RNA sequence: AGAGUUUGUAUCCUGGCUCAGGAUUAACGCUGGCGGCAUGCCUAAUACAUGCAAGUCAAACGGGAUUAUAGCUUGCUAUAAUCUAGUGGCGAACGGGUGAGUAACACGUGGGCAACCUGUCCUAAAGACGAGGAUAACAGUUGGAAACGACUGCUAAUACUGGAUAGUAUAUAUUUUCGCAUGAAGAUAUAUUUAAAGAUGCGUUUGCAUCACUUUAGGAGGGGCCCGCGGCGCAUUAGCUAGUUGGUGAGGUAACGGCUCACCAAGGCGACGAUGCGUAGCUGCGCUGAGAGGCGAAACAGCCACAUUGGGACUGAGACACGGCCCAAACUCCUACGGGAGGCAGCAGUAGGGAAUUUUCGGCAAUGGAGGAAACUCUGACCGAGCAAUGCCGCGUGAACGACGAAGGUCUUCGGAUUGUAAAGUUCUGUUGUUAAGGAAGAACUAUAUGAUUAGGAAAUGAGUCAUAUUCGACGGUACUUAACUAGAAAGCCCCGGCUAACUAUGUGCCAGCAGCCGCGGUAAUACAUAGGGGGCAAGCGUUAUCCGGAAUUAUUGGGCGUAAAGCGUGCGUAGGCGGUUUAUUAAGUCUGAUGUUAAAUCCCACAGCUUAACUGUGGUAUGUCAUUGGAAACUGGUAAACUUGAGUACAGUAGGGGUAAGUGGAAUUCCAAGUGGAGCGGUGGAAUGCGUAGAUAUUUGGAGGAACACCAGUGGCGAAGGCGGCUUACUGGGCUGGAACUGACGCUGAGGCACGAAAGCGUGGGGAGCAAACAGGAUUAGAUACCCCUGUAGUCCAUACUGUAAACGAUGCAGACUAAGUCUUGUGGCAUUCGACCGCCUCAGGACCUAAGCGAACGCGAUAAGUCUGCCGCCUGAGGACUACGGUCGCAAGACUAAAACUCAAAGGAAUUGACGGGGGCCCGCACAAGCGGUGGAGCAUGUGGCUUAACUCGAUGCAACGCGAAGAACCUUACCUAGACUUGACAUUGACUUGAAAUACUGAUGAAAGUUAGUAUGUCUUCGGACAAGUUAACAGGUGCUGCAUGGCUGUCGUCAGCUCGUGUCGUGAGAUGUUCGGUUAAGUCCGGCAACGAGCGCAACCCUCGCUUCUAGUUACCAUCAUUUAGUUGGGGACUCUAGAGGGACUACCCCUUUUGGGGAGGAAGGUGGGGAUGACGUCAAGUCAGUAUGGCCCUUACGUCUAGGGCUGCACACGUGCUACAAUGCAUUAUACAAAGGGAUGCAAUAUCGUGAGAUGGAGCCAGUCCUUAAAAUAGUGCCCAGUUCAGAUUGUAGUCUGCAAUUCGACUACAUGAAGUCGGAAUCGCUAGUAAUGGCGCAUCAGCUAUGGCGCCGUGAAUACGUUCCCGGGCCUUGCACACACCGCCCGUCA
Repeated sequence: AGAGUUUGUAUCCUGGCUCAGGAUUAACGCUGGCGGCAUGCCUAAUACAUGCAAGUCAAACGGGAUUAUAGCUUGCUAUAAUCUAGUGGCGAACGGGUGAGUAACACGUGGGCAACCUGUCCUAAAGACGAGGAUAACAGUUGGAAACGACUGCUAAUACUGGAUAGUAUAUAUUUUCGCAUGAAGAUAUAUUUAAAGAUGCGUUUGCAUCACUUUAGGAGGGGCCCGCGGCGCAUUAGCUAGUUGGUGAGGUAACGGCUCACCAAGGCGACGAUGCGUAGCUGCGCUGAGAGGCGAAACAGCCACAUUGGGACUGAGACACGGCCCAAACUCCUACGGGAGGCAGCAGUAGGGAAUUUUCGGCAAUGGAGGAAACUCUGACCGAGCAAUGCCGCGUGAACGACGAAGGUCUUCGGAUUGUAAAGUUCUGUUGUUAAGGAAGAACUAUAUGAUUAGGAAAUGAGUCAUAUUCGACGGUACUUAACUAGAAAGCCCCGGCUAACUAUGUGCCAGCAGCCGCGGUAAUACAUAGGGGGCAAGCGUUAUCCGGAAUUAUUGGGCGUAAAGCGUGCGUAGGCGGUUUAUUAAGUCUGAUGUUAAAUCCCACAGCUUAACUGUGGUAUGUCAUUGGAAACUGGUAAACUUGAGUACAGUAGGGGUAAGUGGAAUUCCAAGUGGAGCGGUGGAAUGCGUAGAUAUUUGGAGGAACACCAGUGGCGAAGGCGGCUUACUGGGCUGGAACUGACGCUGAGGCACGAAAGCGUGGGGAGCAAACAGGAUUAGAUACCCCUGUAGUCCAUACUGUAAACGAUGCAGACUAAGUCUUGUGGCAUUCGACCGCCUCAGGACCUAAGCGAACGCGAUAAGUCUGCCGCCUGAGGACUACGGUCGCAAGACUAAAACUCAAAGGAAUUGACGGGGGCCCGCACAAGCGGUGGAGCAUGUGGCUUAACUCGAUGCAACGCGAAGAACCUUACCUAGACUUGACAUUGACUUGAAAUACUGAUGAAAGUUAGUAUGUCUUCGGACAAGUUAACAGGUGCUGCAUGGCUGUCGUCAGCUCGUGUCGUGAGAUGUUCGGUUAAGUCCGGCAACGAGCGCAACCCUCGCUUCUAGUUACCAUCAUUUAGUUGGGGACUCUAGAGGGACUACCCCUUUUGGGGAGGAAGGUGGGGAUGACGUCAAGUCAGUAUGGCCCUUACGUCUAGGGCUGCACACGUGCUACAAUGCAUUAUACAAAGGGAUGCAAUAUCGUGAGAUGGAGCCAGUCCUUAAAAUAGUGCCCAGUUCAGAUUGUAGUCUGCAAUUCGACUACAUGAAGUCGGAAUCGCUAGUAAUGGCGCAUCAGCUAUGGCGCCGUGAAUACGUUCCCGGGCCUUGCACACACCGCCCGUCA
């Protein structure tokens, strides 16, 4: 010192919430060895049992009791010692406790008292004379339960009362000095007012000494009163006050004073916050903080207040008195019911309350206090001990060596890693602990004894000082020291997703749970729980609570207000704040020196004492809105004098929808009357309601009435804002320009206050043409309390009185100063010019645009600032609740102004960025539409899917992008499904151990559906002796088409063969990002060109590859045959020209010409022309798209079964729905006869010719062919004939019979043939698909899979061979640019209200 959290794990900002730090009179959870020093009812100022906490003095007094001695009359006296109730003195007002009350001169600080008091103590001076009468105790009588009394009698004092003396004090008179003043001090005269003759000691002769006493003067310390300043919340508390404020007089007090009283006056306090309400003891100080501040008021210390609650006085130097009195109240206790007693907020302790706070301890040894002459007594003050980890500080729980890196645990890729030198083991130490021995300091006094000494005295006692000896310790046999003994007796708590140091496994499966914030958990959780490991602190560790910090998040230091919260709607103006130039003066502010004070403790510094530290001691510094005093005079203020530039006045001009009132004008709408006219008008997207033959609309003329003022008209004008628009007149406000005559700072802002203030609304009275809330009707719609239409009332208008609000906005308060330019415009003035105007230039005052610097989060602002500054006012402090409630003020009401809290959330928000989206815009493309051709959807059948069914109908694919898809071929097999029967190291792979045996081959039985189980026979016999091989047993393991395609690899589909997707460097931006890739053209194309803060590059496009089309060369067999011969036949010889085959080449590149900037258009030549046709080729990415059942693979699951084998069945099941196809419905046809022309493929478990048989499928048979050699009929077409528009000579489903072929097997469930049968169907609703040329349409042929086949499917081949495209408005999909956005899971989004 910062960090997390709003978004798209994008940005910048505003802004809240949260965390890391420190602290505590703490409490709770887990744990706990020792010592030192501190601390310990924060709550009930609740109630208190019991004990103690204030007594002392016999040297003040008279008695009493006990003991001893003496006298002696034996029960009296005297003396001494001890104890003591009472009288008396002092103390009890201190010490100790608590914080209820108190917002106050209570406290703090600094002053004042010329307005005061002061016991004891100190200093000084003077004195202590002389009298008197009582009373308690005690005795007697007596009342009461007790507490406590009553009466009679005796007695003392340092008790009490007079008198004398003295000074003080008071009063009067005279007088001196001093003070800021009221006044103070002194001198003289007159009047009034004291004492204990005491006690003790010594010596005696009157006395001396000590203590006590009286008076006066002073001191010290203590107290009382007064004043300035300082420290708290609410204005939703704004007015308070009658002894109130002052005066005169009196009383009272220690003392001033309305402190009290009588009279008089009517004052006093208050926005600088009175009064009221709430809260609170104040301070030194403590905690925190860099500081300024904020919070607190435990312990220690100062002050105050209180003592069950309230009131009152007495005594006294001092109290209105904690352990005193009286009264009242509540409560408790005793009682004989008549009456009494009590006050722990003293120390312990109890109950209660509470999360929570100790022993009914020891001692006066020390320090301090009261009394006393003293010894001494008393002291729960205090000193100590006990309890509590409550805090701070210190110490320990061992140290060194020690690798087999032990065992165990955990993890693992199975190799190992880690726990870990950790342990064990060896050597050592003994702090603490245990035992034993020794053993403090804290002690100074006092007193007694002895001695010495000082002053005075006649002396003695005595007083002061010093020395020696004796006496006294609660703590405590404690601290400490020494010796011995054993590693023995001593470690936990929290955390490990990020913030925040520290990670793995298992369990769990949005469950259980965690969480300070963000958040984690839905089957691979580093976030839950446990374990291992790790991190942090440590006799403690965490949690909770509270305070400060971080938070510049109340901002004085140190924030803001255009859009994030925030400028009052506007002006005038009071208080207040601030204020131009010059001179003089003053010294309030300001600066500075000195003095006083700022208690001690604390903090800081230095030194010192406990072994160290905490703790403590000594010394020093420091501490202020303080007081007094000396100085300075720049600035602010005060006073005085002046100035003119701020401000204002006068004068001369000037523009204007500025305001108020009165009058007046034309156009238009509506209405009324009349004329013309005759069927509609009106209205809408389209209609209807409505008006109209009782004459509308239209048109003409006349009239009535109200409201508003076209054109001019303008980022033009005026006004403070709201706002202001025909014309004229009257009255009136303000601005601007000019020159510089006058005043001389007269100014700026402005809390309260006052005034103005759109529209709507309200009251009263008018007015009412048009428009038009409400209401009503017609439409629209699922509905339509709306948008649209026809009517229509308040209102809109005028006068007057209210209301007082608006996105009253420039979302930007007012005034002033300064800071680069440019352009336009309004109103004066000036220069120049001109006859004049326009044009040009300058200045002042306005209105706009654009931009530099600067500012700003950015957008943007930018002399009209949101720049740089000054002055003043208003306002803001997370979002919601809430422009709300309550209270108050205003209002006729509506309502306005002022304005919270509980509670909820972790965000809400601003600006900009990239995408996606829009029933936003622009440009472009595609069989996308359009133009055409042919289909699907209707029928039958084939095939796939859904659904249903079933023992099973295995599984997957499901919008485009599943559905003749995986499957290029389910009768068994396939096969994964079902039923039944079997096997268990297994159908398949590898290895170890043990046993047996050569290995192995062939065959026969039984049972069974088979698989399997089981019984035998025969043959046969390796070796280098290690073994190989086989079987059995056993252990590892095999196996799984079981789950998860949302754990994955790989492959694939799709957008899309769409033209896009990116990078490097540079530049711009705070940044996300932008630029490049946008723009103008062009292209099939981000294709190319031009321009440009971009320049280049990559993946895509194109090209390179294959094939078809032309051609050259080479090569000619099985292919070919022009010329020559030959044959039934390229059959054979021959040929190498042609076709063809298959190698290598050529050819096309906008190369050439014209137009053109490039592109592009046209042309020529050419087989082919502008990517020549077709194919292969699929960018970055999207869809958690598809596939765990092709294969691979993590995790989970099964293991005599979810594995393996066998037989049979099923995948083919059928009320139904959908997709894809085939065949048709016919004459461009069907049937039949004849005849012609292909390409591309396949062939050895194969293709199969000629021939023969069969109506046919096919059969017999086997020439040829491992193929340019052999096998494999092309059909449509063409030429004839029949049919004659019918359910037919169309169509062929379905069914019957008889067959053929494949195969172990054709029933479920194959294909084909023949004969017979002859269904629906007569061109197909809404809707929908394909295709732009050798294409569609149509015709046949081949191949893969394959024993056969469900193929009408798929993949290829050739034949015949069209029509149409004006064009891009619309539908669908896509690309680029731009715009809006509260979306980002991205419009299948987000989100509002109601109801459940």